[in-house]
Context: one part of a larger RNA
RNA sequence: GAUUGAACGCUGGCGGCAUGCCUUACACAUGCAAGUCGAACGGCAGCACGGGAGCAAUCCUGGUGGCGAGUGGCGAACGGGUGAGUAAUAUAUCGGAACGUGCCCAGUCGUGGGGGAUAACGUAGCGAAAGCUACGCUAAUACCGCAUACGAUCUAUGGAUGAAAGCGGGGGAUCGCAAGACCUCGCGCGAUUGGAGCGGCCGAUAUCAGAUUAGGUAGUUGGUGGGGUAAAGGCCCACCAAGCCGACGAUCUGUAGCUGGUCUGAGAGGACGACCAGCCACACUGGGACUGAGACACGGCCCAGACUCCUACGGGAGGCAGCAGUGGGGAAUUUUCCGCAAUGGGCGAAAGCCUGACGGAGCAACGCCGCGUGAGGGAUGAAGGCCUCUGGGCUGUAAACCUCUUUUCUCAAGGAAGAAGACAUGACGGUACUUGAGGAAUAAGCCACGGCUAAUUCCGUGCCAGCAGCCGCGGUAAUACGGGAGUGGCAAGCGUUAUCC
Numbered sequence: 001g002a003u004u005g006a007a008c009g010c011u012g013g014c015g016g017c018a019u020g021c022c023u024u025a026c027a028c029a030u031g032c033a034a035g036u037c038g039a040a041c042g043g044c045a046g047c048a049c050g051g052g053a054g055c056a057a058u059c060c061u062g063g064u065g066g067c068g069a070g071u072g073g074c075g076a077a078c079g080g081g082u083g084a085g086u087a088a089u090a091u092a093u094c095g096g097a098a099c100g101u102g103c104c105c106a107g108u109c110g111u112g113g114g115g116g117a118u119a120a121c122g123u124a125g126c127g128a129a130a131g132c133u134a135c136g137c138u139a140a141u142a143c144c145g146c147a148u149a150c151g152a153u154c155u156a157u158g159g160a161u162g163a164a165a166g167c168g169g170g171g172g173a174u175c176g177c178a179a180g181a182c183c184u185c186g187c188g189c190g191a192u193u194g195g196a197g198c199g200g201c202c203g204a205u206a207u208c209a210g211a212u213u214a215g216g217u218a219g220u221u222g223g224u225g226g227g228g229u230a231a232a233g234g235c236c237c238a239c240c241a242a243g244c245c246g247a248c249g250a251u252c253u254g255u256a257g258c259u260g261g262u263c264u265g266a267g268a269g270g271a272c273g274a275c276c277a278g279c280c281a282c283a284c285u286g287g288g289a290c291u292g293a294g295a296c297a298c299g300g301c302c303c304a305g306a307c308u309c310c311u312a313c314g315g316g317a318g319g320c321a322g323c324a325g326u327g328g329g330g331a332a333u334u335u336u337c338c339g340c341a342a343u344g345g346g347c348g349a350a351a352g353c354c355u356g357a358c359g360g361a362g363c364a365a366c367g368c369c370g371c372g373u374g375a376g377g378g379a380u381g382a383a384g385g386c387c388u389c390u391g392g393g394c395u396g397u398a399a400a401c402c403u404c405u406u407u408u409c410u411c412a413a414g415g416a417a418g419a420a421g422a423c424a425u426g427a428c429g430g431u432a433c434u435u436g437a438g439g440a441a442u443a444a445g446c447c448a449c450g451g452c453u454a455a456u457u458c459c460g461u462g463c464c465a466g467c468a469g470c471c472g473c474g475g476u477a478a479u480a481c482g483g484g485a486g487u488g489g490c491a492a493g494c495g496u497u498a499u500c501c
Stems, first nucleotide, its partner, number of pairs: 001501001004498001006497005013371005019364002021329001026327003030324003035074003040071002043067002047065003050061004081282003090207007099199003104195008112146001114144002121136006152161003166187006174181002208254003215245003220242008257279004261272004284305005307318004335361001337360003343357001344355004374404004384395004409438006418428001445490005450471003456485005466473002
């Protein structure tokens, strides 16, 4: 000099764009953050409408719109957070073979015929609650057989095994009392082939420090046979052999998420890894599996532990490293805001619903950038202040004063783009912006002045009080302390501290 997710001191006008718990992966009150589908299903708790009864109050009725709870499907494995762990089960780059794949795309074939349950609900009961039990009823795209099987799997040429589900819209003839059958269109469902994208696995190379860590290793290294997995493999097991790694640093210890990148530097290099993007790991601590295409699952389950809460003491409930917010820690880090209008995601045929992702607003000079605090004229060089050799000098065209302007500011009027998609649809927002009116009006500080280092004098103090980055100043004329005046530097900032190059 340059840098920063900075902090502190003094000061502070505006706008744009970014950024904002680096510390206790400390504990959390409260609200919200993952639902959706009635075009899968039985139904009808509540609302509205219709119908019926009744003088009325009201009652009955799933008939309609819809729909709480329930069965079922898809989603909840994404998105969001954090960096504890991890020095290699990670990351980066380049390769590989023994794999999986819901939704999506392309192709082929099929979607026949049956059955038994169960929740909801009803009745009864237990419990303080969380919740639970018994009996009875019922549906399905829930569940289970049967049939069929080009292709699929197993076997090895004989064969064997394995599927499926319906729903909605429209409709001439025919059948049917009707529902419907039937036809057609759409969405689904089953089997299978391929693809895209995604994911699992393996190898090579690279990736901090310590040798005051030199030996480490028994499932250890390899083989055979098996098990297991979607899949190769000591991944696991039985047996056999005795290997395997290591000064090219094994093992151990410490530290650490990795990368694209960021900062600095002419570069080589050095340091760092906040925001944004990719990958990984974690979700109170430890362990485990279930479901599923996908998890060993942040807002799922089970067990153990610590902690907190409720309790009728028998027993239960919980997990902000989601968004806000609270306490605590700390030098230090924001609103318990608005909206789904846009982009994206989930579900749905759609309308739509949900979305603290996201889009915005709020707070903070925390950073970068831009603008302003007026412009021109104005000497008899006013007054005041300071200095003085008392002549004067400086402040200083600075002010006053004259002329002008209105960026900002205040008020008023108009008023977007962002909407894709003909209509309608904007949180931001009556915002940005435009026009008009008013009036220099609303707006300057901070640090330094001995040398390094741009900028000097007076007074006070008297090795005191104090300064200080280094050298060093201060003991009676201190350009170095404190104040004034002046000057220099930067400027809505300036200085200090920390930090890295």